Predicted 3D model of a 73-nucleotide RNA (transfer RNA) from a Bacteroidia bacterium. The sequence is in RNAcentral, with records from ENA.
[in-house]
RNA sequence: UGUUGUGUGGCGCAAUGGUUAGCGCAGGAGCCUUAUACGCUUCAGGUUGAAGGUUCGAAUCCUUCCGCAGCAA
Numbered sequence: 001u002g003u004u005g006u007g008u009g010g011c012g013c014a015a016u017g018g019u020u021a022g023c024g025c026a027g028g029a030g031c032c033u034u035a036u037a038c039g040c041u042u043c044a045g046g047u048u049g050a051a052g053g054u055u056c057g058a059a060u061c062c063u064u065c066c067g068c069a070g071c072a073a
Stems, first nucleotide, its partner, number of pairs: 001072007010025004018056001027043005049065005
């Protein structure tokens, strides 16, 4: 430099262009227990890397840029 893949809560991952973007772990509160742990209930936490475009509607499709990883030179 070219090319491929990838970017979604603190972490690991889902989500066919159409419900309020979900799940597990972690965190807060409550129940349980003499207490802790386990278990159960519940709460908070996301403008889906950035900016544009297409569309009635974009995490999803297209373009550019940025970060990361692989491959080629």
NCBI's taxonomy places the organism under Bacteria, Pseudomonadati, Bacteroidota, Bacteroidia. Rfam family: tRNA. About the family: Transfer RNA (tRNA) molecules are approximately 80 nucleotides in length.